Context: one part of a larger RNA
RNA sequence: CGCCGAAAUUUGAAAGGGUUUGACCCUAGUACGAGAGGACUGGGUUGAGGGAACCCCUGGUGUGCCGGUUGUUUGGGAGUACUCAAGCACCACCGGAUAGCUAUGUUCCUAACUGAUAACCGCUGAAAGCAUCUAAGUGGGAAGCAGGCCUUAAGAUAAGAUUUCAUUCCUUCGCAAGAAGGAGAAGACCCCUAGCAGAUAACUAGGUUGAUAGGCUGGCGAUGGAAGUGCAGCAAUGCAUUAAGUCUACCAGUACUAAUGGUCAAG
Repeated sequence: CGCCGAAAUUUGAAAGGGUUUGACCCUAGUACGAGAGGACUGGGUUGAGGGAACCCCUGGUGUGCCGGUUGUUUGGGAGUACUCAAGCACCACCGGAUAGCUAUGUUCCUAACUGAUAACCGCUGAAAGCAUCUAAGUGGGAAGCAGGCCUUAAGAUAAGAUUUCAUUCCUUCGCAAGAAGGAGAAGACCCCUAGCAGAUAACUAGGUUGAUAGGCUGGCGAUGGAAGUGCAGCAAUGCAUUAAGUCUACCAGUACUAAUGGUCAAG
């Protein structure tokens, strides 16, 4: 840009993906075979390889989370001791760890089934009194083919379908049909707040008739018992106050802060 001005839900022409495989058990130590050995068929179980989704479990990571420890610099208390913080030292080192992301973790798929067939096996059956699966007619038959499963998909220009929304006025010209201009419908976009999305577009949630992000409050969860003070001990240290203090992404509540302001759009 096209497809009537839109929004939502869809049909599926067509295209792509996938469609792999072992072992064990039962049938059955049966059929078969002198024995040794040892099935077809049908049913079941469990793997390998491949793939998808997810983070409840097991782990990993988690560089603005918590704790412990060392050196050094600075600041406060204190007064040479000691102590509280901050910076640097691979995140300084060490022990843990929420969300998110992840595999080695979890779940599922890699089907059943249907149709037409190949080789092949048949039924009936003539030409050719017989025979013959074939000439007329008709049945079975493969990991293969077409479906079935997953994804995209109406630019499928043959541009599909359903539902819902809008289709209103004003001015000028014109006898009228109509033409031109303007306001503006449903709706959409720019812009802004963001993330379950993301390189950017796009997508999704919102924009005061608001919980979209930040802040604050509470919770979950993490760490593991803060500082100060008191007590006990010669001291190192321990105990009490105290499941303390602190806290990133998680879950809620709460307009305190920021979502300002504009444009396009049918006959």
A computed fold for a 267-nucleotide part of an RNA from a Candidatus Eiseniibacteriota bacterium, annotated as large-subunit ribosomal RNA, domain VI. The RNAcentral record of the full RNA draws on ENA. The coordinates come from a structure-prediction model, not an experiment, and the mean pLDDT is 82.